[in-house]
Description: Transfer RNA from a Candidatus Magasanikiibacteriota bacterium, 73 nucleotides, folded computationally. Rfam family: tRNA.
RNA sequence: CGGGCUAUAGCGCAGUUGGUAGCGCGCAUCGUUCGGGACGAUGAGGUCGUGGGUUCAAAUCCCGCUAGCCCGA
Numbered sequence: 001c002g003g004g005c006u007a008u009a010g011c012g013c014a015g016u017u018g019g020u021a022g023c024g025c026g027c028a029u030c031g032u033u034c035g036g037g038a039c040g041a042u043g044a045g046g047u048c049g050u051g052g053g054u055u056c057a058a059a060u061c062c063c064g065c066u067a068g069c070c071c072g073a
Base pairs, nucleotide, nucleotide: 001072002071003070004069005068006067007066010025011024012023013022019056027043028042029041030040031039049065050064051063052062053061
C1' cells in the first nucleotide's frame, strides 16, 4: 500500500427478505430457606463504533472515517 472480517446492554452473542432490538450469564427487588446456595417471579440497563446519504421508515442498503483481527505485497 491492496483485500477480507469484526464493532449491538457490564460480559458473551443473535437479529442482514428494511417496519419503533432480543437471548444467556451477571445486576436489583420479592418469594422460598434459620441463613446462604439453588430455584421461581418481576424489573432496571443499549441514540446498534463514528459522520453522512437513500427511504414514509435503516442495526439492516450505499459512501467516508476510526479501532481490532487475518491474508497478500